Predicted 3D model of a 72-nucleotide RNA (transfer RNA) from a Candidatus Niyogibacteria bacterium. The source organism's lineage runs through Bacteria, Bacteria candidate phyla and Candidatus Niyogiibacteriota.
Parts: sequence; C1' cells; structure tokens
RNA sequence: GGGCGGUUAGCUCAGCGGUAGAGCAACGCUUUUACACAGCGAAGGCCGGGGGUUCAAAUCCCUCACCGCCCA
Repeated sequence: GGGCGGUUAGCUCAGCGGUAGAGCAACGCUUUUACACAGCGAAGGCCGGGGGUUCAAAUCCCUCACCGCCCA
C1' cells in the first nucleotide's frame, strides 16, 4: 500500500429499514446473627466521528478514526 471483518450499557454480545435488548457486574429490597447463594425491583445508551439516501437509519451508501486478520 491492497483486501476482509469489527466499533451498540461498566464488561461480553444480540439486533440485518419502523419505540435499542439479553447475560454478567454495580445499586435497592426480601432472605441471613452476618456474608455468600437465591428471589424481586429499578437504573444505566447522543448505537466510534462526519456526511448522504429514505416518510423513517444502530441497520443501506460515502468518508475519517481506532482494533483485529490476510496479502504484498
């Protein structure tokens, strides 16, 4: 330099045009003498930045940044 994949909650990941979800973690309550386990609840997101298409974009297109793999 070229090709491909990835970037979404604190972490690991879903979601593939129509109101953004799960597990774990953290927090609160119940339980316990207490802790752990377990149960319940609530919170937590400008979906990596910018632009475009569309009535409507996390999702499609362009570009930039970063990470990984392959080729040279």
Record summary
It matches the Rfam family "tRNA". About the family: Transfer RNA (tRNA) molecules are approximately 80 nucleotides in length. The family's RNA type in Rfam is transfer RNA. Its mean pLDDT, the model's own confidence on a scale to 100, is 82. It was read from a public genome assembly.